[in-house]
Context: one part of a larger RNA
RNA sequence: UUGGGCGUAAAGCAUCUGUAGGUGGAUUUUCGUGUUCGCCAUCAAAUUCUAGGGCUCAACCCUGGAUAGGUGGUGGAAACAACCAAGCUGGAGUACUGUAGGGGUAGAGGGAAUUUUUGGUAGAGCGGUGAAAUGCAUAGAGAUCAGAAAGAACACUAACGAUAAAAGUACUUUACUGGGCCGACAUUGACACUGAGAGUCAAAAGCUAGGGGAACGAAUAGGAUUAGAUACCCCAGUUGUCCUAGCCAUAAACAAUGGAUACUAGGCGUUGUGCAUAUCAACCUGUGUAGUGCUAUAGCUAAAGGGUUCAGUAUCCCACUUGGGGAGUACGUUUGCAUAAAUAAAACUC
Numbered sequence: 001u002u003g004g005g006c007g008u009a010a011a012g013c014a015u016c017u018g019u020a021g022g023u024g025g026a027u028u029u030u031c032g033u034g035u036u037c038g039c040c041a042u043c044a045a046a047u048u049c050u051a052g053g054g055c056u057c058a059a060c061c062c063u064g065g066a067u068a069g070g071u072g073g074u075g076g077a078a079a080c081a082a083c084c085a086a087g088c089u090g091g092a093g094u095a096c097u098g099u100a101g102g103g104g105u106a107g108a109g110g111g112a113a114u115u116u117u118u119g120g121u122a123g124a125g126c127g128g129u130g131a132a133a134u135g136c137a138u139a140g141a142g143a144u145c146a147g148a149a150a151g152a153a154c155a156c157u158a159a160c161g162a163u164a165a166a167a168g169u170a171c172u173u174u175a176c177u178g179g180g181c182c183g184a185c186a187u188u189g190a191c192a193c194u195g196a197g198a199g200u201c202a203a204a205a206g207c208u209a210g211g212g213g214a215a216c217g218a219a220u221a222g223g224a225u226u227a228g229a230u231a232c233c234c235c236a237g238u239u240g241u242c243c244u245a246g247c248c249a250u251a252a253a254c255a256a257u258g259g260a261u262a263c264u265a266g267g268c269g270u271u272g273u274g275c276a277u278a279u280c281a282a283c284c285u286g287u288g289u290a291g292u293g294c295u296a297u298a299g300c301u302a303a304a305g306g307g308u309u310c311a312g313u314a315u316c317c318c319a320c321u322u323g324g325g326g327a328g329u330a331c332g333u334u335u336g337c338a339u340a341a342a343u344a345a346a347a348c349u350c
Stems, first nucleotide, its partner, number of pairs: 004321002008303001012318001016199002021194003025088001027086002033081002035077009049065006091191001092188003096183001098181002103177007110154001114150008125136002162169002206247006215241002220236001222234002258317006266295011300305001323350003332343004
């Protein structure tokens, strides 16, 4: 490599868009490229296989024959795939009527809390812990009342709920804006699926420049604990966390489960929406559809488990895997301001 695999044993790219390529609904027609059938030619001999024969047998040698396969020619077939042409509506779009939503971007506003600060009252402790101490406090702390300022985060509602491609998204409101779903059935008529390269977006941390800095808090310093304590606990506290502009491109980026389509028992919820029923109305009941959960049959699985949201039965396309360590390392290359990221071995060893 073939084959076998990929939730947990090695293995699904963090995500999506999309080029080449691969694959592709149903009807009729063209053609005869693939496909398929017959015949002919050819593919040296030896070798292999086979029917005989010769060395006493065998190895060995001699004579004859043959399959499969390849290539070319020629004559047929026309289902399938491709091609040509035409139409179809179920896949996929577009338009329409509704509708739910923490989907996105920008602006405006809000209250609770915290800290600081100003003033009043008051006068000895406060704070912290397992216990303490460092710390704060008669230069008036802590407590309490009134005023002011600042920054960050938005209690309850809140759910097994919603939404987004993923990362993610929740105070209220305004403007702009993307996508989904139900319905009706108008329109296009296979326009589809996947997707090597490529590109987009991408938590936290980190980086550059300028702001901001309440609280928390790597580093650091002090107090404890301890045999020690470069920790856990406590008092402080810088970078950072926040904003604007630009980088970085990684996470147990997880459902450790790639995407698409079809099929394969049920039962119980829940969100959006439609129909029927019911009603003053909201519910209720039955049923359809798009999500999201629990439980369970068949079949699956090494098992635990998963089970119409499949890890079942099938088809298509892509990524990846091939004993452990060495190693996601070295070297080289590309990217980056840098930290680093991406690609990616071997010797050796068990």
About this RNA: The prediction has a mean pLDDT of 87. Predicted 3D model of a 350-nucleotide part of an RNA (small-subunit ribosomal RNA, central domain) from Kingdonia uniflora. Its Rfam family is "Bacterial small subunit ribosomal RNA". Its family is annotated with ribosome and structural constituent of ribosome in the Gene Ontology. RNAcentral holds the full RNA, with entries from SILVA.